This is a predicted structure of a 74-nucleotide RNA (transfer RNA) from Firmicutes bacterium M10-2. The coordinates come from a structure-prediction model, not an experiment, and the mean pLDDT is 81. Rfam family: tRNA. Rfam links the family to the GO term triplet codon-amino acid adaptor activity. By type it is a transfer RNA.

RNA sequence: CAGGACGUAGCUCAGCUUGGUAGAGCGCUUGGUUCGGGACCAAGAGACCGUGGGUUCGAAUCCCAUCGUCCUGA
Numbered sequence: 001c002a003g004g005a006c007g008u009a010g011c012u013c014a015g016c017u018u019g020g021u022a023g024a025g026c027g028c029u030u031g032g033u034u035c036g037g038g039a040c041c042a043a044g045a046g047a048c049c050g051u052g053g054g055u056u057c058g059a060a061u062c063c064c065a066u067c068g069u070c071c072u073g074a
Base pairs, nucleotide, nucleotide: 001073002072003071004070005069006068007067010026011025012024013023020057028044029043030042031041032040050066051065052064053063054062
């Protein structure tokens, strides 16, 4: 320098193909249970999707640019 993959909740990931109010597991908070804790049960908080712009009635999703990590080639 060229090509490619990935970036979504504290962590690990799904959702993208086929645009339509953002989910799961673990973790966290509260309550129940218990002498207490763990386990179990119930409820709840937490990300508006790496960043900027564009298309659209509507974008995590499509397009462009850009940042970071990794891989391949030179």